Model confidence (mean pLDDT): 79 of 100. The RNA shown here (Fluoride riboswitch aptamer (crcB RNA motif)) has 71 nucleotides and comes from uncultured Terriglobus sp. Lineage of the source: Bacteria > Pseudomonadati > Terriglobales > Acidobacteriaceae > Terriglobus. It was read from a public genome assembly, where an Rfam model found it.
[in-house]
RNA sequence: CUACGCCACGGCGAUGGGGUUCGCCGGAACCGCGCAGGAACGCUCCUGCUGCUGAUGACUCCUGCACUCUG
Numbered sequence: 001c002u003a004c005g006c007c008a009c010g011g012c013g014a015u016g017g018g019g020u021u022c023g024c025c026g027g028a029a030c031c032g033c034g035c036a037g038g039a040a041c042g043c044u045c046c047u048g049c050u051g052c053u054g055a056u057g058a059c060u061c062c063u064g065c066a067c068u069c070u071g
Base pairs, nucleotide, nucleotide: 009026010025011024012023013022016062017061018060019059020058021057032052033051034049035048036047037046038045039044
């Protein structure tokens, strides 16, 4: 100096926050889907839509949004 392992810490799991828990990551983890067009031709990327679902990775609470009913 590099690689690996362990511990601690931190971060991430398509739209906000808290708790619990699972998985993943250490400059990575992560950055949804449909249709049309373009580029590339190996992987894939870009643009458009008066297209669509969801505030969870999972459970739960709060906040926001949407629908229905009642006062």